The prediction has a mean pLDDT of 75. TPP riboswitch aptamer (THI element) from a Xanthobacteraceae bacterium, 114 nucleotides, folded computationally. The sequence was found by an Rfam model in a public genome assembly. Taxonomically the source falls in Xanthobacteraceae (Bacteria, Pseudomonadati, Pseudomonadota, Hyphomicrobiales).
RNA sequence: UCAAUCGCUUGGGUGAGUCCGGGGCAGCCGGGCUGAGAGGGUGGCCGAAUCCGCCACCGAUCCCGAAAACCCGAUCCGGUUCAUGCCGGCGUGGGGAAAGCUGAUGACGAAUCU
Numbered sequence: 001u002c003a004a005u006c007g008c009u010u011g012g013g014u015g016a017g018u019c020c021g022g023g024g025c026a027g028c029c030g031g032g033c034u035g036a037g038a039g040g041g042u043g044g045c046c047g048a049a050u051c052c053g054c055c056a057c058c059g060a061u062c063c064c065g066a067a068a069a070c071c072c073g074a075u076c077c078g079g080u081u082c083a084u085g086c087c088g089g090c091g092u093g094g095g096g097a098a099a100g101c102u103g104a105u106g107a108c109g110a111a112u113c114u
Base pairs, nucleotide, nucleotide: 001107002106004105005104006103007101008100009099010098011064012063013062017033018032019031020030021029022028023052024051027046040058041057042056043055044054045053070095071094072093076089077088078087079086
């Protein structure tokens, strides 16, 4: 000096499924599967059992000039499973959120010493 990766700072993006048992005049409890994560907290809405949800903010997670954090296609296709967005395909598909620092590592160069 350069590059990439990691790191740091600030900022930003993002999803929360499925099955079994129990319980319930609310939105719960326990367990299995995959996963980083299967909604932890607060508030609001709705007003039910063919139900146990939806929204906002905060938190944790993962991700950020991208060949995948996540969304769409998709109530997709194949396989598997008790079941599933479980695995694979689609897929280098169409979208998708970044700047700074220059600390560590590496390469190259220079200077000095041996």